[in-house]
A computed fold for a 261-nucleotide part of an RNA from an activated sludge metagenome, annotated as large-subunit ribosomal RNA, domain VI. The full RNA is in RNAcentral, with records from SILVA. Model confidence (mean pLDDT): 87 of 100. Rfam family: Bacterial large subunit ribosomal RNA.

Context: one part of a larger RNA
RNA sequence: CGUAGGAAUAUUGAGGAGAUCUGACACUAGUACGAGAGGACCGUGUUGGACAUACCUCUGGUGCACCAGUUAUGCCGCCAGGUGUACAGCUGGGUAGCUAUGUAUGGAACGGAUAAGUGCUGAAAGCAUCUAAGCACGAAGCCGACUCCAAGAUGAGUAUUCCGGUCGCAAGACGAAGGGUUGUUGUAGAUGACGACGUUGAUAGGCUACAGGUGGAAGUGCAGUGAUGUAUGGAGCCGAGUAGUACUAAUUACCCGAUAG
Numbered sequence: 001c002g003u004a005g006g007a008a009u010a011u012u013g014a015g016g017a018g019a020u021c022u023g024a025c026a027c028u029a030g031u032a033c034g035a036g037a038g039g040a041c042c043g044u045g046u047u048g049g050a051c052a053u054a055c056c057u058c059u060g061g062u063g064c065a066c067c068a069g070u071u072a073u074g075c076c077g078c079c080a081g082g083u084g085u086a087c088a089g090c091u092g093g094g095u096a097g098c099u100a101u102g103u104a105u106g107g108a109a110c111g112g113a114u115a116a117g118u119g120c121u122g123a124a125a126g127c128a129u130c131u132a133a134g135c136a137c138g139a140a141g142c143c144g145a146c147u148c149c150a151a152g153a154u155g156a157g158u159a160u161u162c163c164g165g166u167c168g169c170a171a172g173a174c175g176a177a178g179g180g181u182u183g184u185u186g187u188a189g190a191u192g193a194c195g196a197c198g199u200u201g202a203u204a205g206g207c208u209a210c211a212g213g214u215g216g217a218a219g220u221g222c223a224g225u226g227a228u229g230u231a232u233g234g235a236g237c238c239g240a241g242u243a244g245u246a247c248u249a250a251u252u253a254c255c256c257g258a259u260a261g
Stems, first nucleotide, its partner, number of pairs: 001152001005163007015149004021049007033038001051106005059100004066093005071086006110144003117137004165174003178256004182198005203249003206245005212238003219232005
């Protein structure tokens, strides 16, 4: 821009893309078959491999604004307690998130038309013949079925709902449904876009509580000459998690937006 008014929501599916893999074991059954050795078709179940998709409850990894321990050195006047630098100084752990080696799921079943092939009926050709007319089967392959995209499918589809004006003599002014700008933002994200929310409010931050991590803070008392231990006390501290709570910030406002018969 188009989809012959403007919008919102929900959809159909022309068409396209993807997936389509496979082993072992057990039962049937030591059955059919076979002198024996051996050893099934068909059917059923269990469990794997590789691959794919999703996810983080578990097992792990990471987790550079979490916690603790610790070395050297500087600083906060000193002690105590902290803090800077040394690869994040080093070391031990680790929430959310992201992840695989972790967890879950998938390939199926079924239908249609067929290939090679197997047949029925059957003439040409009194016989025979799956074929000439006709009819029936038959594959991991083909078309559906499964998953995803999809009306620019210009052949532009469908359904429901909303708006489809007011003032003015006129010029013109205001501006519907709805959308955008803008602000707080994240399940989204390079930017656009997408989603949530904007006081009729829990959108983010803060605060409170809880979960979770670390692992017993500082100060003080007590014991010990002291290093240190112990009590107060599962303490103190804590990023992203889950709730609650308007304390802070989402204020105010602006723009677009209705044609022809």